[in-house]
RNA sequence: CCGUGCGGGAGAGUCCCCCCGCCGCCAGCGUGGGGCGCCGAAGGAGCAACUCUCCCCGAGAACCUCUCAGGCCCCGCGGACCGCACGGG
Numbered sequence: 001c002c003g004u005g006c007g008g009g010a011g012a013g014u015c016c017c018c019c020c021g022c023c024g025c026c027a028g029c030g031u032g033g034g035g036c037g038c039c040g041a042a043g044g045a046g047c048a049a050c051u052c053u054c055c056c057c058g059a060g061a062a063c064c065u066c067u068c069a070g071g072c073c074c075c076g077c078g079g080a081c082c083g084c085a086c087g088g089g
Base pairs, nucleotide, nucleotide: 001088002087003086004085005084006083007082008081013036015035016034017033018032020030021029022028037072038071039070043068044066045065046064050060051059052058
């Protein structure tokens, strides 16, 4: 430095409309779709702080920026990063 396992791990609407289901109907709830708004810590892109090095060139490059992707009730999944253990270079 890389990989594996375990643990921890945030942010952002359930606002409007429509289909379907539950219900005798309204209302309400749920799933899906659309609109607008919003989040950023997979990935991606951009600038470039910074590093390689005192300088030029060159290379790498953020949790900074953009929001393409992804995400915004709960759960689940995902999750940068951190800790522990093991393995490899």
Notes: This is a predicted structure of an 89-nucleotide RNA (Glycine riboswitch aptamer) from a soil metagenome. Its Rfam family is "Glycine riboswitch aptamer". Rfam 15.1 lists 9,425 matches to the family in 5,228 species. Of the family's consensus pairs, 91% are formed in the model. The prediction has a mean pLDDT of 78.